[in-house]
């Protein structure tokens, strides 16, 4: 970079530095010179790996392998605006003369772990 799996309506922000755009494309609506975006520091906030305990299955007990709970653990990512901020493409349902909208649902895209190439 790609491939696969699994999650995405909940959590959780002070300070420094810097100085102009950010919110992944795209429309729309945000956020921001009253300092964003970003990097550092501490903080924290969840619990995907790893761990630790408990119980269950296999195996004749300890080792061990599979599930499942519980712990936040001086571990290894990851997150601390807005639901992935919304809406993109198909169906459905309801509204309309037709639209506009409003509802669900499936894909795509994207973000994140784990695994593989």
């Nucleotide at each position: 970079a790609c491939c696969u799996u699994a999650u995405c309506c909940a959590g959780a922000g002070u300070g420094g530095c810097g100085g102009a755009g950010g919110g992944a494309c795209c429309g729309g609506c945000c956020c921001u010179u009253a300092g964003a975006u970003g990097c550092c520091a501490c903080a924290g906030c969840a619990a995907c790996c790893g761990g630790u305990u408990u119980c269950g299955u296999c195996a004749a007990u300890c080792c061990g392998a599979c599930g499942a709970a519980a712990c936040g653990c001086u571990g290894g990512u990851g997150c601390u605006a807005a639901g992935u901020c919304c809406a993109g493409c198909c169906c459905c349902c309801g509204g309309u003369u037709a639209a506009a909208c409003g509802g669900g649902g499936g894909a795509g895209a994207g973000a994140u772990a784990a695994g593989g190439u």